[in-house]
This is a predicted structure of a 520-nucleotide part of an RNA (small-subunit ribosomal RNA, 5' domain) from an uncultured bacterium. The prediction has a mean pLDDT of 84. The full RNA is in RNAcentral, with records from ENA and SILVA.
Context: one part of a larger RNA
Order: sequence, then structure tokens, then C1' cells
RNA sequence: GACGAACGCUGGCGGCGUGCCUAACACAUGCAAGUCGAGCGGAGCUAACGGGAAGAAGACUUUGGUUAACUUUCAGUUAACUUAGCGGCGGACGGGUGAGUAACACGUGGGCAACCUGCCCUUAAGACCGGGAUAACAGCUCGAAAGAGAUGCUAAUACCGGAUACACUGACUGUACUGCCUGGUACAGCCAGGAAAGGAAUCUCGCUUAAGGAUGGGCCCGCGUCCCAUUAGCCAGUUGGUGAGGUAACGGCUCACCAAAGCGAUGAUGGGUAGCUGGUCUGAGAGGACGAUCAGCCACACUGGAACUGAGACACGGUCCAGACUCCUACGGGAGGCAGCAGUGGGGAAUCUUGCACAAUGGGCGGAAGCCUGAUGCAGCAACGCCGCGUGAGUGAAGACGGCCUUCGGGUUGUAAAGCUCUGUCAGGAGGGGCGAAAAAAAUGACGGUACCUCCAGAGGAAGCCCCGGCUAACUACGUGCCAGCAGCCGCGGUAACACGUAGGGGGCCAGCGUUGUCC
Repeated sequence: GACGAACGCUGGCGGCGUGCCUAACACAUGCAAGUCGAGCGGAGCUAACGGGAAGAAGACUUUGGUUAACUUUCAGUUAACUUAGCGGCGGACGGGUGAGUAACACGUGGGCAACCUGCCCUUAAGACCGGGAUAACAGCUCGAAAGAGAUGCUAAUACCGGAUACACUGACUGUACUGCCUGGUACAGCCAGGAAAGGAAUCUCGCUUAAGGAUGGGCCCGCGUCCCAUUAGCCAGUUGGUGAGGUAACGGCUCACCAAAGCGAUGAUGGGUAGCUGGUCUGAGAGGACGAUCAGCCACACUGGAACUGAGACACGGUCCAGACUCCUACGGGAGGCAGCAGUGGGGAAUCUUGCACAAUGGGCGGAAGCCUGAUGCAGCAACGCCGCGUGAGUGAAGACGGCCUUCGGGUUGUAAAGCUCUGUCAGGAGGGGCGAAAAAAAUGACGGUACCUCCAGAGGAAGCCCCGGCUAACUACGUGCCAGCAGCCGCGGUAACACGUAGGGGGCCAGCGUUGUCC
């Protein structure tokens, strides 16, 4: 000098930041990922229309009846709305944490002639003919529940078959060009294989194939990346080859066979520690230490393992298995995973509200309206940090009173106070009141009646902490008497202690001041 700090004393305001460093300990409760009815069949509700049935005031009446506002109910049509299910897209982003990892994990520079890429953009071509199911639903069965089963019916942008394709894929043949080892590219021929889906209805949104782009990823390599040699030898898919399998793709990635290699004092192997980086702190620099917040990458999601779906996961708020723990149970069986935002217990020296809003920015879905969004924007708490402001200004000597000291003359506190003259920051009260909000108009603000502006009154509401032997700025008195105590080092204290305690005075910093811890 610095800090994600803590502790002690003290504490007026504002702006901007920051806030579990410990138990990757366990979690009550609420919320954090949905959306699309313009993909589909239903179900429900409302309204209108006309109709059927029942009742019916009234009117007419030949007393038999006719007509009939209105009420109830039934099915239908049309329109608006809602949505459990099927289906699509998104739940692989965003958010959290740092356990593991000394590694191509990260950083940097390259390579892929060994690769993938939903949505988006550009270009070319296409969408023909058919089929069978299934959820919802209905009634039924089992179960305490979670849930499950079988029967019957139905739709699709769900699923399946056929056609078309020569741009695509694979095999073969040929030509040309070219390179960086295996090779690559283009063209031609021939054989085989492979697509599609509709909705809305002036507009347009989708679907299929192919080529290119963009974006995002995958793999490989050079170099760099902590400590211990009181760790010296390590290794059997181990090292290489052939063949096969597997992958989007290369590869012992996996397997069969063959060979016996491969690494190591330029530190293998083992052990310890640790997420890496941009950066941060310090320092004149070189360097040293660190890796909170913010940003990039990685890893993880109760512990361990596994795959499914998908363009993308081996998937935080998905599935399955095992384990520990917690909860429910009718004891047969089930449910759960805050290292999301708040919040609770626990641990600890120590770290916040179970807040408001989608108004803005951004994201998902949707043609849109819109819905969702603890991302985000804000507010709350905390002197935790940085910065700014204030706690008044001028004048005022009988140098007042009081305090302290005194050689008793006085000195000092001290222009300090009082008094007088002013000012009005902040806080307080009243009134007004934004920007942030928008492509032509309109509408839309959580923050917030906040910032800001004007007015009002009155010095009123706002100062402490540490130190004073030397280092080191700042001294006297009293008390105590090697006691009580102080102390960073040297050291003070045993009867005049500038070193302990108190007081007066002084020095330093100031809404802070000291102490402790850590780094330079």
C1' cells in the first nucleotide's frame, strides 16, 4: 500500500459498487420453462338462429278449444372463448457452484485431404398415389396411494408403403487438373439406393431434396502451465503392425492375430496441492502473491453407473439401476434431491429480503395478439469498500466563569465560549415533477410522486477514535509502589513513573478510528 474481511469503540446524509472465503452439510415453504387451437380429434362454456317436447300469464271463444309473450328442456347450425390429450418447437440456452481435474483442462499459435451443425440467410428443384394404427373418449378391472391393465371407437404437420429424383450416397469405368503422406477436385458413362405435409385463406407460415454461407461445436498438434528425489524405475491394450468393428470423424477407441516394443535424471512413475485465463494487488521495474465481483473456457448437479430421445445431452429443476439419507403408507408398496431466487437449521470470527415488475434489455414459443422468464431491471438490509457533502460562517479580550498547573507573580485551556451580525448545504415540511418509451399515430414506467426544481422555518437534528519513553508527531500533575498493570522491538513498574491508572494539556486521523489476519 491492498482486502469479498472479522473484532472493539463510535456513527449524520448521498452516489456507485460489493456481500457464505467455513459444511460440494442437510433442507420446511413459495416461485425459477414453457408455449402453439393458424397441426389434430374431442370435451366444456357463452351467445345468436330456427326447430321438437313440456308448462303457461294473457287474448279470442260456439266453453269443445284456438292462439300465445314467457319459463324449462332436447338435439342441430353458426360464432367467440377455455384446454386435459395426441403432435411441433423449446426444456443442451439462460442461472448456480469449484467438488474433481497437473490434463490438450486452460492460454497461445496452427491443422482437419479425418468431421457435424436445429433455428437463420442465398440458390436450384420438388411435394404424386395410398395404407394401418393410437392417445384423448366410453364403459370395466386392480390398487391405500403413486399408478396400472385389458376391451371398444377416432384424428393429424404422429406413423408406414409405393412412385418420381440423377443434383445426393455407394460400387465400377474413363478423362483432365492439382497437392500437403494416406490423396483431393471437376466432368462423363453405367448400376443400385434414398423425399415430402399441410395449416390459414387477397398477403403468408410451414414440408422435402441438394449446393453454398453464417453461427455453434468435435478431433489432432507445437509451445507454456505448482511442490516433493526423504517418490527412480514405470507400463500388458502396454508400443507398433495386419484385418475387422464402431464413430459425425482420425485413432488400441474396441476386438482377433502377429511382433516386443514404449516412457524415464531434459525427472518417467508415485505422492501432495490446485479449476485455467483475461486480469487483481504490490513494486521504479524485473519480479512476487492471488484468481472475490465482471468476461472467456472447463468440470459438476445427493453419491456411483448407464444409456434413451434429439441437430445438439450421456442431460441441475428428464429416464433407468445401485447406494446413503428424508418423507408417506392400509406394510403390499411408493415419493424426493436449492452447487437456481428468496428463506431455514447447522458449521463459523463472518456474509443480506421467504420484496416489486416484466416498464426497459435479452431469451423461449406463437402469423399475431400475447403467454412464460427469481435471466434481467429495480427496491430492501449491512460504514463492507471507494467517492462526495455536512455537523456552520464572520466578528468577538473584561483574554470572563470553570478546569488544570504554579516558583503564588502568574501560565494554560483560549477567539475557544458567551454576545453581536449572517448563511441555509444535508436532514425536516409544502407545492410542482422528468429522461429512461419506442421507425406514422395511439397506448405502455416496477423503480416512483423517486431524481430534479421552487418555497418555508430555524444554528437548530448530526463527532468520534487512537496515541503522547525511543523508533514516532505529541508532557505535566496525582494515584500506585516489581503490586495493579503496559508492551510491535528495545523495554517500563521495587515511593517524586513524561512508559501502569486517572485528570488537564497536546499530536494524528476523521464518519470513522484502532486491533487482528493475509499478500507485496